Transfer RNA from Caldifarciminota bacterium JGI_Cruoil_03_51_56, 73 nucleotides, folded computationally. Its mean pLDDT, the model's own confidence on a scale to 100, is 81. Rfam family: tRNA. Rfam describes the family as follows. Transfer RNA (tRNA) molecules are approximately 80 nucleotides in length. Rfam classes the family as a transfer RNA. The sequence is in RNAcentral, with records from ENA.
[in-house]
RNA sequence: GGCCCCAUGGUCUAGCGGUUCAGGACAUCACUCUUUCAAGGUGAAGAUAUGGGUUCAACUCCCAUUGGGGCCA
Numbered sequence: 001g002g003c004c005c006c007a008u009g010g011u012c013u014a015g016c017g018g019u020u021c022a023g024g025a026c027a028u029c030a031c032u033c034u035u036u037c038a039a040g041g042u043g044a045a046g047a048u049a050u051g052g053g054u055u056c057a058a059c060u061c062c063c064a065u066u067g068g069g070g071c072c073a
Base pairs, nucleotide, nucleotide: 001072002071003070004069005068006067007066010026011025012024013023018056028044029043030042031041032040049065050064051063052062053061
């Protein structure tokens, strides 16, 4: 330098145009349970990398940028 893949809560991830309200696990917080702690139960808060485009409608499709990974030279 060329090509390919990936980017969703603090972490790991599902979703692949409309209706699930963006779902789950761990973590966090509150309550409960317990003599106390842990474990358990109930509940809460928290996310679509950034900017454009297509579309009636975009997390989803297209382009660029940024970051990460891989292959070739």